[in-house]
Formats: sequence, C1' cells, structure tokens
RNA sequence: GGUAGAGGUGCAUGAUUUAUAAGUAUCUUAUUGGAGACAGAGGCAGUCUUUGAAAAUAGGAGAAAGGAAAGAAUGCCGAAAUUUCACAGAAGGUGUCUUAGCUGUGAAGUUGGGGGUACGGUUAAGAGCCGUAUCACUGUCAUCAAACGAUGGAGUGCUGCC
Repeated sequence: GGUAGAGGUGCAUGAUUUAUAAGUAUCUUAUUGGAGACAGAGGCAGUCUUUGAAAAUAGGAGAAAGGAAAGAAUGCCGAAAUUUCACAGAAGGUGUCUUAGCUGUGAAGUUGGGGGUACGGUUAAGAGCCGUAUCACUGUCAUCAAACGAUGGAGUGCUGCC
C1' cells in the first nucleotide's frame, strides 16, 4: 500500500399500513365589527375591499405535509450524524427582487458505539430529532500489575491475510 473483517437496543434508505397532527387549517351561512388584506420576513408594482377588509362568536362541511410506530426489503461499519463556507435546485401571497428556511453536491472541522439524566433548540407535542454537559455500560489499543483489575487515548483507529 492492497484486501477482508469486528463492536450491537449498530447505522442509513425508497415504498406500505396505522395512529397522531385535528374537529386544526380551509370553505360556507348568520351575527358583531368598521379599514384594511394578499409568502416565513421585507422592497417595488399589482389586485380585492364602506356594494364592508382584518378579527371575533355560533352553526354546517372538513383536509394535508413534516415527524412517529410496525413488520418486511435493500445498502453498509465515518456506517452515519452535525457545524461552517461555496455552488445549484425546487416550493411558496398575483408578478418580480432580497433574505431566512428546505433539498442536493463539494471542501474543511467535530463525534468509537448505543443508553440514562439535566438544560437548550426544533416541532402541534410529555413523541421524535439535534446540541452541550454528566453518569455508568460496551468494543478497541497503549501503559501499569503475579492476578483481580486500574489509568489513559481515539475510528485518518483496531484485527487477520498478501
């Protein structure tokens, strides 16, 4: 240098079903109301609106996305996750512009792995995910030890073979 492997509540992915989201958003009728309304936030224009905007109450109708669980399938062991930057794309009020967010690719950095707890963020959410801290557990290597074991390190590592 190449190749093949190991860690275990191991990691990731398209689709399917179920619950939740929610009697929510939205539409419609009536009443109140009385000047605004139209994307996550803004600019410019445009449109609707005193022939009644936003909002609220009551009645009727009434979703979806993201996320989650389940069995099964596939790809794997920096699996993968995450932060920053760059580029590209899609969607979204009526058009357009800027920006936040979302998706993908690349570069650099951090994290061995799963879990409990606390705080914070995200979310409809006591779910889930993410970050930080802490606690033991677990695998691996190094050092110490007669031994039980102890201490420490990090996956750009460790082990087998060529």
Molecule: Lysine riboswitch aptamer
Organism: chicken gut metagenome